About this RNA
The RNA shown here (c-di-GMP-I riboswitch aptamer) has 82 nucleotides and comes from Synergistes sp. Its mean pLDDT, the model's own confidence on a scale to 100, is 85. Rfam family: c-di-GMP-I riboswitch aptamer. Rfam describes the family as follows. GEMM was predicted in a large-scale screen for bacterial structured RNA regulatory elements.
C1' cells in the first nucleotide's frame, strides 16, 4: 500500500422485546436482553427513508427547522495475509 478476510488471536458493539426517563411524533438515553455485525467506530451541509409539533389549506392533505448511519454513502481504525 492492497485485500475486506480462508483459518485464527485479542477483543468490540448490541436487534427485537420489557422497564424507567425525555419527546407532539419519528425517535433518543439508561438498565435487562443477544437478533446479528469485519467497521453495527465517527460523520446529518451527498442520496434515501421516517415523523408532522408549528405553518399553510374549506377539507383531504402538504411541508423539516425534527429524526434515522443496524439504508446507501463519506472518513478513520484492530488483527491476519500478500
Nucleotide at each position: 500500500u492492497c485485500a475486506c478476510g480462508a483459518a485464527a488471536a485479542a477483543g468490540c458493539c448490541a436487534c427485537a422485546a420489557c422497564u424507567g426517563c425525555c419527546g407532539a411524533a419519528a425517535g433518543g438515553c439508561a438498565g435487562u436482553g443477544c437478533c446479528g455485525g469485519a467497521a453495527a467506530g465517527c460523520c446529518a451541509a451527498g442520496g434515501g427513508u421516517c415523523u408532522a409539533a408549528g405553518a399553510c389549506g374549506a377539507a383531504a392533505g402538504u411541508u423539516a427547522u425534527g429524526a434515522c448511519a443496524g439504508c446507501c454513502g463519506g472518513c478513520u481504525g484492530c488483527c491476519u495475509g500478500a